[in-house]
Context: one part of a larger RNA
RNA sequence: CUAAUGGAUAAGGAACUUGGCAAAUUAGCGGGCGUACUUUCGAAAUAAGCCCUGCCUGCACUAGCAAUGGUGUAGGCCGCAGCGAAUGACGUGGGGGGGACUGUUUAUCACAAACACAGCUCUCUGCUAACAUGUGAAUGGAUGUAUAGAGGGUGAUGCCUGUCCAAUGCCAGAAUGUUACGCACUCUUGUGCAAGCUCGAGUGUUAAGCACUGGUGAAUGACGGCCGUAACUAUGACGGUCCUAAGGUAGCGAAAUUCCUUGUCGGGUAAGUUCCGACGCGCAUGAACGGCAUAACCAUCCCCACACUGUCUUGUCCUUAGACCCA
Numbered sequence: 001c002u003a004a005u006g007g008a009u010a011a012g013g014a015a016c017u018u019g020g021c022a023a024a025u026u027a028g029c030g031g032g033c034g035u036a037c038u039u040u041c042g043a044a045a046u047a048a049g050c051c052c053u054g055c056c057u058g059c060a061c062u063a064g065c066a067a068u069g070g071u072g073u074a075g076g077c078c079g080c081a082g083c084g085a086a087u088g089a090c091g092u093g094g095g096g097g098g099g100a101c102u103g104u105u106u107a108u109c110a111c112a113a114a115c116a117c118a119g120c121u122c123u124c125u126g127c128u129a130a131c132a133u134g135u136g137a138a139u140g141g142a143u144g145u146a147u148a149g150a151g152g153g154u155g156a157u158g159c160c161u162g163u164c165c166a167a168u169g170c171c172a173g174a175a176u177g178u179u180a181c182g183c184a185c186u187c188u189u190g191u192g193c194a195a196g197c198u199c200g201a202g203u204g205u206u207a208a209g210c211a212c213u214g215g216u217g218a219a220u221g222a223c224g225g226c227c228g229u230a231a232c233u234a235u236g237a238c239g240g241u242c243c244u245a246a247g248g249u250a251g252c253g254a255a256a257u258u259c260c261u262u263g264u265c266g267g268g269u270a271a272g273u274u275c276c277g278a279c280g281c282g283c284a285u286g287a288a289c290g291g292c293a294u295a296a297c298c299a300u301c302c303c304c305a306c307a308c309u310g311u312c313u314u315g316u317c318c319u320u321a322g323a324c325c326c327a
Stems, first nucleotide, its partner, number of pairs: 001322004006318004011313002015311001020308001028053001030052004038043001040156001054077010078082001083088001091306007098298002103115002119154007131140003157293004162223003167220002169216005176211003182205006190197002224242005251285001252282001263279005
């Protein structure tokens, strides 16, 4: 010098760092007391926090046939220390984002906010079901029968889920238009004596589809601009105008979404691009591509505090194994 799931360290105690990463702290599923916000009343909760714990001698009650225990109580003894060693063995609290939860996942860089989920909803399906596999026979669906089965979306629960059917899709529609092959009739070319075969033209008839008429958003989707206006100023309830299928409702909002931006204000710090609470000209939120809230849960992400520490100020020493030096 390198390494070790090594050990110790005055004073300070996160000043380290992207970040308390790593380490330290805590610790008995022993007993007693005690325990907040919140809450879906189940929880939260071992919340937090405090105390006891050994050995000896009595006594009382108590389980047991007994051996052997259990509980309480009165004294005594020792130590720095009584789950006295070993094994084993939670750091805690507060605020916020996300996902309700247990679960699942990229064998070999990702364990998550991704997937799934119960619940909700839409569509299809009347049984030789729809749907799926197979060229097919057939099989699954199902020895099931709409409280069933299949497919799509959303994702516990609570409160809700606005407007637009113009476009696209889907559904319905005994009319009408258009429309292929075919069919019927008429005419025609070539050839042939002819029958016929063959060539083209016209008229009529003729399906789904398309056009057309309606419906449909928890279908694909979409959800405006300009100008003026109140007796300070500012703002604009109000008015005008253009366009549209309709112009974004309730909520939430610098957000996992905010470019400008370290927005502005408030809080926390001596000092805060993060964090929390507000504001709202939302570059470019918004309602099952769900919106908002939410107890519990989380090897999830962010912020703060207490405790704790060699992370650091700032180094040092020890052990072990190498390397190295000397013999």
The part of an RNA shown here (large-subunit ribosomal RNA, domain IV) has 327 nucleotides and comes from a Limnochordia bacterium. The prediction has a mean pLDDT of 86. The sequence was found in a public genome assembly.